[in-house]
Context: one part of a larger RNA
RNA sequence: CUGGGCGUAAAGCGUACGCAGGCGGUUAGAUAAGUUGGAUGUGAAAGCCCCGGGCUCAACCUGGGAACUGCAUACAAUACUGUCUAACUUGAGUAUGGUAGAGGAAAGUGGAAUUCCGCAUGUAGCGGUGAAAUGCGUAGAGAUGCGGAGGAACACCAGUGGCGAAGGCGACUUUCUGGACCAAUACUGACGCUGAUGUGCGAAAGCGUGGGGAGCGAACAGGAUUAGAUACCCUGGUAGUCCACGCCGUAAACGAUGAGAACUAGCUGUCAGAGAUCGUGUAUUUUUGGUAGCGAAGCUAACGCGUUAAGUUAUCCACCUGGGGAGUACGGCCGCAAGGCUAAAACUC
Numbered sequence: 001c002u003g004g005g006c007g008u009a010a011a012g013c014g015u016a017c018g019c020a021g022g023c024g025g026u027u028a029g030a031u032a033a034g035u036u037g038g039a040u041g042u043g044a045a046a047g048c049c050c051c052g053g054g055c056u057c058a059a060c061c062u063g064g065g066a067a068c069u070g071c072a073u074a075c076a077a078u079a080c081u082g083u084c085u086a087a088c089u090u091g092a093g094u095a096u097g098g099u100a101g102a103g104g105a106a107a108g109u110g111g112a113a114u115u116c117c118g119c120a121u122g123u124a125g126c127g128g129u130g131a132a133a134u135g136c137g138u139a140g141a142g143a144u145g146c147g148g149a150g151g152a153a154c155a156c157c158a159g160u161g162g163c164g165a166a167g168g169c170g171a172c173u174u175u176c177u178g179g180a181c182c183a184a185u186a187c188u189g190a191c192g193c194u195g196a197u198g199u200g201c202g203a204a205a206g207c208g209u210g211g212g213g214a215g216c217g218a219a220c221a222g223g224a225u226u227a228g229a230u231a232c233c234c235u236g237g238u239a240g241u242c243c244a245c246g247c248c249g250u251a252a253a254c255g256a257u258g259a260g261a262a263c264u265a266g267c268u269g270u271c272a273g274a275g276a277u278c279g280u281g282u283a284u285u286u287u288u289g290g291u292a293g294c295g296a297a298g299c300u301a302a303c304g305c306g307u308u309a310a311g312u313u314a315u316c317c318a319c320c321u322g323g324g325g326a327g328u329a330c331g332g333c334c335g336c337a338a339g340g341c342u343a344a345a346a347c348u349c
Base pairs, nucleotide, nucleotide: 004320005319007303008302012317014201015200016199017198021194022193023192025088026087027086028085029084030083031082033081034080035077036076037075039073040072041071042070049065050064051063052062053061054060091191092188093187094186095185096183097182098181099180103177104176105175106174107173108172109171110154115149116148117147118146119145120144121143125136126135162169163168206247207246208245209244210243211242215241216240220236221235222234223233258316259315261313262312263311266294267293268292269291270290271289272288273287274286275285276284277283278281298305299304322349323348324347331342332341333340334339
C1' cells in the first nucleotide's frame, strides 16, 4: 500500500462553524491535461526466461531470441474526469404570507412552602428512630394566629409532549434575538456536501475576585449500630449549591449508533401545519415535517435493527488492531491550581 472493521466484542472526536484538501446535478459546444490506440526512438552489458553450441555430463562458458510491463516524441480517438464558453432548474438559497415551541439574553413581577425575627394564645413536652440517644424546651419550646425579613426553587398544567448542534431548557410579563415547519407563487442559477490544522460553545464538580446565604449539605463534631464502624441511621454543620465577571474543558458528554444524500413493504399512536369529502362531526381522508410503538424484505455472532436502519448504494472525516504495564512515564502545548491534551517502552501473560 492492498485488505478487515467501529450499537453491546478494540474502535464515532461532547458538539458545531469552517480555511486548505477530497468529492460533486442537467444540456450543448470547444479543448485534449488525465484516459485510450497503434507508430518511431530509447530502455548498456551481464543475469532471469526460451531455442541452440562447447568442456565425457553438470556446475561453468558461449551464440541467438524474447523480455525489459518504463520514458520521450509526433499522430489519432473523445465516452468518462479535468479546463474554458454558453445555457438549464430538480440540489442549495432569497423574497412574500402564516404556525407551534421550557430555543437564547436582559429587566421586572408573583404566589405556595421551608427557615429566622417580633407580638399574641397556651403548657410540658418537642424532635428523631428498627429501638434509642445526642439535640431543642419552664430564660416558655413544639402547636395555633397575625405581622415582618431573606434566599432558593417554580406544585397543578405535564404528556415515550415541545424546543435546541450538543451541553441543556419548565411560574408570569415586557424588550432584544437565533432557528425550524407549512402553503402558494416569484427570483438567483450548482452558489453544494464533508472537513486535517484551527475557532466557538460545552452538565456537574473544582479554581480566582467581589457579593449572597433560606433550605440542602462533602469535610468536620456528636449520638447510635457494631467484634470494630474512619460507613449505612439520627442531631448539628463549614466549603459548596445562588449572583456578577474571569478560568477549567472533562462525564455512562449515551441512541454507548459521525455528517450530509439517494433508494428499498406496511400498520398504529402522538406533536406542528396545509388540503379534500360529505352525512357538518369528539367525522372520514390525502399530504409535508417531527416524535414514539410494532413489523416485510434484508442485515446481524446473537441480542436486536428495520424509510428516524444496524438494509442497499456512492462521498468526506474521526477512530481500532490481544490482555496487563497505561490513558501511565518522558518531552511538548495549555492551566492560578486541580489537572487536561498529545502519548510510548522495558517487562509480563
Molecule: small-subunit ribosomal RNA, central domain
Organism: uncultured prokaryote